[in-house]
RNA sequence: GAAAGAGGAUGGAUGAUCGCCCGUUGUAAGGCGGGAGGAAAGUCCGGGCUCCGCAGGGCAAGGUGGUUCGUAACGCGAACCGGGGGCAACCCCAGGGAAAGUGCCACAGAAAAUAGACCGCCCUGCAUAUCCUGCAGGGUAAGGGUGAAAAGGUGAGGUAAGAGCUCACCAGCUGCAAAGGCAACUUUGCAGGCUUGGUAAACCCCACCUGGAGCAAGACCAAAUAGGGAGAUGUUCGAAGGUGGCCCGCCUGAGUCUCCGGGUAGGUUGCUUGAGGUGUCGGGUGACCGGCAUCCCAGAUGAAUGAUCAUCGUUCCACAAUGGUAGUGGAAUACAGAACCCGGCUUAUAGUCCUCUUUCAGGG
Numbered sequence: 001g002a003a004a005g006a007g008g009a010u011g012g013a014u015g016a017u018c019g020c021c022c023g024u025u026g027u028a029a030g031g032c033g034g035g036a037g038g039a040a041a042g043u044c045c046g047g048g049c050u051c052c053g054c055a056g057g058g059c060a061a062g063g064u065g066g067u068u069c070g071u072a073a074c075g076c077g078a079a080c081c082g083g084g085g086g087c088a089a090c091c092c093c094a095g096g097g098a099a100a101g102u103g104c105c106a107c108a109g110a111a112a113a114u115a116g117a118c119c120g121c122c123c124u125g126c127a128u129a130u131c132c133u134g135c136a137g138g139g140u141a142a143g144g145g146u147g148a149a150a151a152g153g154u155g156a157g158g159u160a161a162g163a164g165c166u167c168a169c170c171a172g173c174u175g176c177a178a179a180g181g182c183a184a185c186u187u188u189g190c191a192g193g194c195u196u197g198g199u200a201a202a203c204c205c206c207a208c209c210u211g212g213a214g215c216a217a218g219a220c221c222a223a224a225u226a227g228g229g230a231g232a233u234g235u236u237c238g239a240a241g242g243u244g245g246c247c248c249g250c251c252u253g254a255g256u257c258u259c260c261g262g263g264u265a266g267g268u269u270g271c272u273u274g275a276g277g278u279g280u281c282g283g284g285u286g287a288c289c290g291g292c293a294u295c296c297c298a299g300a301u302g303a304a305u306g307a308u309c310a311u312c313g314u315u316c317c318a319c320a321a322u323g324g325u326a327g328u329g330g331a332a333u334a335c336a337g338a339a340c341c342c343g344g345c346u347u348a349u350a351g352u353c354c355u356c357u358u359u360c361a362g363g364g
Base pairs, nucleotide, nucleotide: 001360002359003358004357005356006355007354008353009352010351012312013311014310015309016308017307018306020035021034022033023032024031025030037335041346042345044344045343046342047341048340049214050213051212052211056248057247058246059245061210062209063208064207065206066080067079068078069077070076081095082093083092084091085090096205097204101203102202103199104198105197118144119143120140121139122138123137124136125135126134127133152170153169154168155167156166157165171195173192174191175190176189177188178187179186180185218269219268220267221266228260229259230258231257232256233255241251242250276295277294278293279292280291281290282289283288313333314332315331316330317329318328319327
């Protein structure tokens, strides 16, 4: 100097004028304080909170899937293990089981897992008398071909020709043991059959987990009409009901359901002090946890948190200048707006800045 990897910050500032919402103070005028994000988005997970409920048993359904830890909890986070990618820093993984069963693997190829003989190689017989060639029979899977993938690899011996047929080394699998680690697992040694495609983000099997509905939850106050009409069904031999589906059990139970028609739908609360923020100290590799101190930081309801002007900041272009900087003019200034609250994940984001790490080239 170039290329790359990981992490973080910011994403406008100041002044003036006018305006809106909340809290507080004041008889009032007015004063004081506060007022939209890192994602408020998606509504994908987990909860707090509210209500219902027999929070019972079973089936079905759904979710998760290496180990340990963190957390209120999680499908989230941290560290590590295993596999894969990259020269590396680092990144990715829907990471239990294919020998429980079923299914699928196009085309090509002889054959795709109960999977082989297309070209070949060898032996015997006949034509035919050596070779060549052809036919018939037998043996073979080492060589070639097809394919994403074809019955462990290399070498030697052996054989009619071959083959783990045998042997040596290696890989894989199984069993036993030692060391390290909380564990997943790693390394080493001994022995053995010689060797058992892929796919479960296919069905399935295994392990663990799971009541439901949701602030339009719920509570309170006020108001209104026609508690009208018709039908079905039921009253202890039990209809309807009991907050995902089905069955069993249990509880309650005299009314329940359907259709037609009519009235009201306003206000208060829930509603913001929290698994809260900030600073500092301690523990931990880390996520995170604890102590001390300090702060109160939106609560709207057809929906406030804004508008205008000026100056500045940042980026780009042009001019000018130049060792460099400053200057003038123009344009642009991201994604985007709370609605009960919180912890995550995912998605969107103009531009600018900072820190650490890797590789390459050159110089000292």

Bacterial RNase P class A from a Deltaproteobacteria bacterium, 364 nucleotides, folded computationally.
Of the family's consensus pairs, 95% are formed in the model.
The prediction has a mean pLDDT of 78.
Taxonomically the source falls in Myxococcia (Bacteria, Pseudomonadati, Myxococcota).
Rfam family: Bacterial RNase P class A. Gene Ontology terms of the family: tRNA processing, dimeric ribonuclease P complex and ribonuclease P activity.